[in-house]
The RNA shown here (SAH (S-adenosyl-L-homocysteine) riboswitch aptamer) has 79 nucleotides and comes from Kribbella turkmenica. Its Rfam family is "SAH (S-adenosyl-L-homocysteine) riboswitch aptamer". Gene Ontology terms of the family: S-adenosylhomocysteine metabolic process and regulation of gene expression.
Order: sequence, then C1' cells, then structure tokens
RNA sequence: CAGGUCGAGAGGCGCUGCAACGGACUCUCUGGUCCGCCACGCUCGACCCGGGUUCCGACUGCAAGGGCGCCUCCGGAGA
Repeated sequence: CAGGUCGAGAGGCGCUGCAACGGACUCUCUGGUCCGCCACGCUCGACCCGGGUUCCGACUGCAAGGGCGCCUCCGGAGA
C1' cells in the first nucleotide's frame, strides 16, 4: 500500500438517485440502452493475508467528512 473480517464515528423516518452490483436488449464496442437495487461507496482503529520499502520509536493528546427534508437524543450559548 492492496484485499478481507470486526469495531468505532449519538439514533431514527421519508425522498431523489451517481457509481458499483443484478437482469434484459444490443453487438459499431470491451462499449451502449432500459429496468431493478441503492445515501457509510468515507474516515479511524484492531486482526487476517499478499506485495513493497525501511530499520531508536518513547511520552502526551485526539479526530474529520458524508445529497435533500423532518424528528429524537447529547453538549454549549442566547432569548
């Protein structure tokens, strides 16, 4: 760094729908069209596994984002 699993990021309801995914059609493309589904697909941490790189790594502290509308909860401030 990639993939997977688990956990955390207070909690719900509704709407739209890009990507991904599934199905059908098309066959000029490794594309296109339609339908379905769809608002954690993000970040952090632990573990598993593969690749790369490196070789002192202790102490302290601690998150940030996430379409639209509504609601609950929590903290602060004002009226």
Annotation: NCBI's taxonomy places the organism under Bacteria, Bacillati, Actinomycetes, Kribbellaceae, Kribbella. The prediction has a mean pLDDT of 80.